[in-house]
Context: one part of a larger RNA
Formats: sequence, structure tokens, C1' cells
RNA sequence: UGACGGGGGCCCGCACAAGCGGUGGAUUAUGUGGUUUAAUUCGAAGCAACGCGAAGAACCUUACCAGGGCUUGACAUGGGGGCGGCCGGUGUAGAGAUACACCUUCCUCUUCGGAGGCGCCCCACACAGGUGGUGCAUGGUUGUCGUCAGCUCGUGUCGUGAGAUGUUGGGUUAAGUCCCGCAACGAGCGCAACCCCUAUUGUUAGUUGCUACGCAAGAGCACUCUAGCGAGACUGCCGUUGACAAAACGGAGGAAGGUGGGGACGACGUCAAAUCAUCAUGCCCCUUAUGUCCUGGGCUACACACGUAAUACAAUGGCGGUCAACAGAGGGAUGCAAAGCCGCGAGGCAGAGCGAACCCCUAAAAGCCGUCCCAGUUCGGAUCGCAGGCUGCAACCCGCCUGCGUGAAGUCGGAAUCGCUAGUAAUCGCGGAUCAGCAUGCCGCGGUGAAUACGUUCCCGGGCCUUGCACA
Repeated sequence: UGACGGGGGCCCGCACAAGCGGUGGAUUAUGUGGUUUAAUUCGAAGCAACGCGAAGAACCUUACCAGGGCUUGACAUGGGGGCGGCCGGUGUAGAGAUACACCUUCCUCUUCGGAGGCGCCCCACACAGGUGGUGCAUGGUUGUCGUCAGCUCGUGUCGUGAGAUGUUGGGUUAAGUCCCGCAACGAGCGCAACCCCUAUUGUUAGUUGCUACGCAAGAGCACUCUAGCGAGACUGCCGUUGACAAAACGGAGGAAGGUGGGGACGACGUCAAAUCAUCAUGCCCCUUAUGUCCUGGGCUACACACGUAAUACAAUGGCGGUCAACAGAGGGAUGCAAAGCCGCGAGGCAGAGCGAACCCCUAAAAGCCGUCCCAGUUCGGAUCGCAGGCUGCAACCCGCCUGCGUGAAGUCGGAAUCGCUAGUAAUCGCGGAUCAGCAUGCCGCGGUGAAUACGUUCCCGGGCCUUGCACA
């Protein structure tokens, strides 16, 4: 000087408390451990691994296993020789990779000898290749403390020195934010602001948007809206407190008030944190194999244990009916697909319109009326049987959906534990990425819409000052 203390002081945070809803019990989904397996590929490991990499494992993916093949190789550059192809199509053998045969079949220059380019095959060698090892050799990227308020430097001064001062102190703030004081005076990285969305308004522009004109057409741009440019909020004004400060509290005006709400943005550093499997890369290792092609299997196993979710255990509910109640944000050309018809339905036929403020996905759902009368039920839907639909070369291992039947556990969950302070929690549906197909996951969107916060004694984490010294 730091680190640490079941030392002290001050302060903060959904940290506790006050509340609301969960997890831990059930079933299912999913990830992980373990076990099993020919293989169940690999990584992630308290917080900060475990619906994580994976925004989508039937083949492919795929890195794993078994079997069948290849060895200058699936891919790149270079040398020599041969051929004329490439693309496309057919047949035979084979699980396929592959092998053989057949059809089709290059370009430019030319002195018609050939030369060059492109592609394929053969040969030998340099080499290729490696999701093989090391994240404790690394770059890059990321998590975390933590959006916490800190971390430093120059000059000066003090100290033999390590270092200190500044950065401590009195106030104040979300903030090392600002004010005052002070052997310090200044400065940098952080804080804040500048950026984006949202809340109000002016103006400009009105088509595909909108409608005060009587449907339509037409007309118009007031309104809604769209998207450019401005205005607006600054403790600016008033009062009180305060140290004549910074600021705090109350008020006015205002759509909005003291950072208005949200996002992007993450200082010096810590954890030899994570990643050699995104990529790049040193060194080591493999080279007829640890490379590469193919078929099939596996990653989906199942005495068990844990995490994260979905659905419930019901009456604030289930079911039926009624429908013209009302969104926002997205996506659409190998695409979204309307009307109409068929089917109980999943879906099928059909194909209008739309490269989309135009057309489509698109129906929003919680809403309203009736019924059920507290039951393992008209709750709950697992599991299983049968019959179908869709995608795809192919749904056996191993997809999703529909109809009929079946109807399990479950009556609110021990110790313990999590999230949330407002348009939040809770609840309700909708969209998108990935994607042929496949979400209860993820990322977004809007609808309805609470309760509580006395307070900082205690638990956890953090900041500043101070004290002690088993530590460096």
C1' cells in the first nucleotide's frame, strides 16, 4: 500500500422488510449428472454450467459407432502425358459410394504442322487434409463483479524509502454530481450529455392512408395516420430551508418536472473465468489414416438424481351457444394465398389478388348469454388402441397434426427457495427467426391490469472513511 475481520461510522441495491405470483409435491416437455451402450460425438460446471453453444439431430447436419470403399486424395497451387469435354439423359451390377457400356458433345488464333485457354482422366512428387492435443503458449470475441462510481496521470509539495497528497474534510447528488474548504494546481479514462424509440404540439407532404360531402364513383386533406424538419423541460419561475453556495422540499404553469419512461452505450482491472468445435494461430501429434466417400445405426437408450419450463388440481372455473366487440408488431415470389366447393376435422380442389400503408397470412384471446352445483366431477388431460391428414427419396428406430374411443397422476405441494416497485407483477392472445416438415424454447408485439414499501435491526452484494494485523 492492499486484502481480510462473527471491528466501528456513513450510504446504496427487489438485499431484507411490506405485498403479489411462483419453484420444491403430480404429469409432460427440455437440458444435465449418472448408468447403459458398438456408439449413446464434443464443449459449458457455484453465483456467472444445466430450454446453454443448438435461431430448429428422420437422411443430410454429424464431429460418434459398425460395415463397405479411396490414397496427391472430398478441397488448393505447380510438372509430364492422354482425351474432348462440362451440363443433361439411358441401361446393367451393387446397400450405396462406385464400376462398366451407350447417346449427346468445347472455345480462340492458325502458315493446317501446331500454339494457347477451359474441363476430365492417368503418372510421380512437392503437398493437401485433421471438429486430433494444448484456452495453463496466443489473437479475436464473450461472461462476471457492475451501469457499481470508481481508476489513474503531469507538475509541485511531504517522506531516507515503499509511498502519500491531489481523490481526504463539511454539505449535496443516481453519480469522484456539484458547491465550500484545503499544499496543492491542473488533466485523462469513466458519470452525465450528444444517438435511437416513446409521451405533446407546429409545419411540410397527401397515396396504397383518412372521410365533415348522400352508397359508389368523384372530390377533398379537416381528422386518424405515415415520415422529414422544428418547438418543448432548463430547478427556467415563485415560496420555504440551507452557509449570501451547491442543493432539497412545496407550488404555479404545462402533454410531460426535477435523469419524464425505455434502449444502445460497460472505465482501470478481477476470476491462469469461457471458447484451439465460429474464425485465426505457435508448438506437438496422424499421413493407405486421427484424412476422405458411402449405407445403416447413434446423438432420441433408462433402476435413478438435479435444473428450467408447459399443463393442471377447478366455479374469478369447465362446456355449449352467440357473434360484425376491440389490437399492435411482423412476414410473404422455388412465397403469402382470398372467394367458392368437398370433408366432423387435420386437410383437399381451386386459384382471384399481391414483390405489398393496396392483396394475403389475419381468426385476436381474455368478452356476452345459457348450463353444470363441489364430485376425482361436464375438473384434469397423461397413456394406449383404431382410423386418417401433411411434409419429405424416405416418418420402424425417430416428425407434426386430426377424428373416435381410453381416461392415469393430481384436491395447491416438507425443509428450503425464486421473480417483481407501474402500464410493472399477474393474466390473455398474436407475430417472427431457424425451417421441406417439426417449440411447452427463444426473440418481439399489443389487450386487461393490481397489491405493497413502516423502515434499514437483521441476511446477501457493493461504495467511501477509519481501526486491528495470523496474510501478500
This is a predicted structure of a 472-nucleotide part of an RNA (small-subunit ribosomal RNA, 3' major domain) from an uncultured bacterium. RNAcentral holds the full RNA, with entries from ENA, Greengenes and SILVA. Model confidence (mean pLDDT): 82 of 100.